[in-house]
RNA sequence: GCCGCGGUGGCGGAACUGGCAGACGCACGGCGUUCAGGUCGCCGCGAUCGCAAGGUCAUGAGGGUUCAACUCCCUCCCGCGGCA
Numbered sequence: 001g002c003c004g005c006g007g008u009g010g011c012g013g014a015a016c017u018g019g020c021a022g023a024c025g026c027a028c029g030g031c032g033u034u035c036a037g038g039u040c041g042c043c044g045c046g047a048u049c050g051c052a053a054g055g056u057c058a059u060g061a062g063g064g065u066u067c068a069a070c071u072c073c074c075u076c077c078c079g080c081g082g083c084a
Base pairs, nucleotide, nucleotide: 001083002082003081004080005079006078007077010026011025012024019067028044029043030042031041032040046057047056048055049054060076061075062074063073064072
């Protein structure tokens, strides 16, 4: 240099026929149980604005297509693998 695969909450990892983003697990917080801790059970858990209802933003970065993009197209960045 060329080719392929990948980048999503604090972490792992779903959502690929374009149609509710963050399922599920871990971690964390609250409550119960316990003398206490662990285990176990229930509830909660992206950011921001708001008293609330709710609004807006969020999939490596920036553009494009579309009514609608994690998903398709283009350029770049990063990681892994292959070829030279």
The RNA shown here (transfer RNA) has 84 nucleotides and comes from Candidatus Staskawiczbacteria bacterium RIFCSPHIGHO2_01_FULL_39_25.
NCBI's taxonomy places the organism under Bacteria, Bacteria candidate phyla, Candidatus Staskawicziibacteriota.
Its Rfam family is "tRNA". Gene Ontology term of the family: triplet codon-amino acid adaptor activity. Rfam classes the family as a transfer RNA.